[in-house]
Predicted 3D model of a 74-nucleotide RNA (transfer RNA) from a Candidatus Aenigmatarchaeota archaeon. The sequence is in RNAcentral, with records from ENA.
RNA sequence: GCCCUAGUAGCAUAGCCUGGUAAUGCGUUCGCCUCGUAAGCGAAAGACCGCCGGUUCAAAUCCGGCCUAGGGCU
Numbered sequence: 001g002c003c004c005u006a007g008u009a010g011c012a013u014a015g016c017c018u019g020g021u022a023a024u025g026c027g028u029u030c031g032c033c034u035c036g037u038a039a040g041c042g043a044a045a046g047a048c049c050g051c052c053g054g055u056u057c058a059a060a061u062c063c064g065g066c067c068u069a070g071g072g073c074u
Base pairs, nucleotide, nucleotide: 001073002072003071004070005069006068007067010026011025012024013023020057028044029043030042031041032040050066051065052064053063054062
């Protein structure tokens, strides 16, 4: 220098190919249950998707550039 993969709640991941208001588990908070705690049950909050731009009525998703991490080639 070139190529590939990844970046999405506090953490770990799904969703991307096939565009249509982002899901699950753990954690957190509240409630129920209990003499009390844990467990169990119910509920809530929490990310507009690495950054910038483009296409589109509409972009986490498609296109371009860049950043970070990992891997490969020379």

It matches the Rfam family "tRNA". It is annotated as a transfer RNA. The coordinates come from a structure-prediction model, not an experiment, and the mean pLDDT is 85.